Predicted 3D model of an 80-nucleotide RNA (Glycine riboswitch aptamer) from Salinicoccus roseus.
[in-house]
RNA sequence: CAGUGCUCGAGAGAACGAGUGAUCGUCGCCGAAGGAGCAAGCCUAGCAGGUGAAUCUCUCAGGCAAAAGAACAGCACUGG
Numbered sequence: 001c002a003g004u005g006c007u008c009g010a011g012a013g014a015a016c017g018a019g020u021g022a023u024c025g026u027c028g029c030c031g032a033a034g035g036a037g038c039a040a041g042c043c044u045a046g047c048a049g050g051u052g053a054a055u056c057u058c059u060c061a062g063g064c065a066a067a068a069g070a071a072c073a074g075c076a077c078u079g080g
Base pairs, nucleotide, nucleotide: 001079002078003077004076005075006074007073013027015026016025017024018023028064029063030062034060035058036057037056041051042050043049044048
């Protein structure tokens, strides 16, 4: 450093309507899976283009009782 397992783990409507139901529609909202955007710097064929990080921004995906999931962190094992 990578993989696997365990622990921890926030935010935001148990919203409204339709339907026997699976589900569909409407409005509001969240930022911590995933995804996307860029500042300095650097590069180039230089009024521009490329490269370029996040806990920032977007909210496509996802989520908004509990449960599950969940970034980060910790521990154990395995490999390099």